[in-house]
RNA sequence: UGUGGAGCUAGACCGGGCUGCUAGGCGUAGCCUGUAACCUGAAAUCGUCUACAUGCAGGGGUCGAAAAUCCCGGAAGGUAACUGAAGUAGCAGAAGCCUCUCUAAUUUAACUAUGAGGUCCAGCCCCAAGAGGUGGUUUUCAUUAUGAAUCCCCCAGGUUCGGAAGAAAGCAAGGGUAAGUAAUGAAAACCAUGCUUUUGGGUAAACUGGGCGGAGGAGAGUUAGAGAGUAAACUUCUGUUGCUUUUGUUAUCGACCGGGAACUGCUCCACA
Numbered sequence: 001u002g003u004g005g006a007g008c009u010a011g012a013c014c015g016g017g018c019u020g021c022u023a024g025g026c027g028u029a030g031c032c033u034g035u036a037a038c039c040u041g042a043a044a045u046c047g048u049c050u051a052c053a054u055g056c057a058g059g060g061g062u063c064g065a066a067a068a069u070c071c072c073g074g075a076a077g078g079u080a081a082c083u084g085a086a087g088u089a090g091c092a093g094a095a096g097c098c099u100c101u102c103u104a105a106u107u108u109a110a111c112u113a114u115g116a117g118g119u120c121c122a123g124c125c126c127c128a129a130g131a132g133g134u135g136g137u138u139u140u141c142a143u144u145a146u147g148a149a150u151c152c153c154c155c156a157g158g159u160u161c162g163g164a165a166g167a168a169a170g171c172a173a174g175g176g177u178a179a180g181u182a183a184u185g186a187a188a189a190c191c192a193u194g195c196u197u198u199u200g201g202g203u204a205a206a207c208u209g210g211g212c213g214g215a216g217g218a219g220a221g222u223u224a225g226a227g228a229g230u231a232a233a234c235u236u237c238u239g240u241u242g243c244u245u246u247u248g249u250u251a252u253c254g255a256c257c258g259g260g261a262a263c264u265g266c267u268c269c270a271c272a
Base pairs, nucleotide, nucleotide: 001272002271003270004269005268006267007266008265011063012062013061014060015033016032017031018030019029023050024049025048026047027046038059039058040057041056069261070260071259072258073257074256077253078252079251080250081249082248084246085245086244087243088242089241090240091239092238093237094236095235096234098229099228100227101226102225103224104223105222106221107220108219111216118212119211120210121209122208123207125202126201127200128199129198130197131196132195133193134192135191136190137189138188139187140186141185142184143183144182145181146180151176152175153174159168160167161166
């Protein structure tokens, strides 16, 4: 002098940043970032310090000539932006699926020489008008029945007059009639009409009857094509937005690891 070990001391660390305050630094205040980031106490007319200022007082923990500083390198993480990818949700669009029509092919088939499809005539159906029927309303007439406190006839009984014969008024009942009411019938006018019929027009899918004609055949299924529609659902694709995960780049933040530079005490032991 160097290396290793033991110990001591000065000391270091136990987040960082911005704003405000101040002559200025730090703290107390506000905010940001962020963590494996000790505890207690006081602090705004404030606490503490002075460019060696990046707090003070007390306690605790770790390290300790370490730590801090500078340079180089490494690996990982937080946040933000952009970017690529995947998933997922919403929205929009397109196509398909789906519905309908037509055509073609094919399968099947009621029916069919006791006559198919087709075509023609008529009917059934609808509208309008006319005629009849039916129903109703109103008016008039006729018949029947009913029908009067204040109408008529006749008036038992009873009443009145009379000596008597007899006479008179008159209730009820009975008979009749006026207005009215009901029924029926006739005539006229009007209205309605689900019945019948005539004429004209319309529709004509099906059905019924008939004529022509003479062998197919309505309908249904499947496939293909064309066209039209499409509210919702479903399938596929495209675009867009949000969210989640992830790739890469950039920026930024606080730590970590390795190497080096510079700086830097003391005591003891061992070895060289």
Predicted 3D model of a 272-nucleotide RNA (Archaeal signal recognition particle RNA) from a Candidatus Aenigmatarchaeota archaeon.
It matches the Rfam family "Archaeal signal recognition particle RNA". Its family is annotated with SRP-dependent cotranslational protein targeting to membrane, signal sequence recognition and signal recognition particle, plasma membrane targeting in the Gene Ontology.
A source record names the gene ffs.
RNAcentral holds the sequence, with entries from ENA.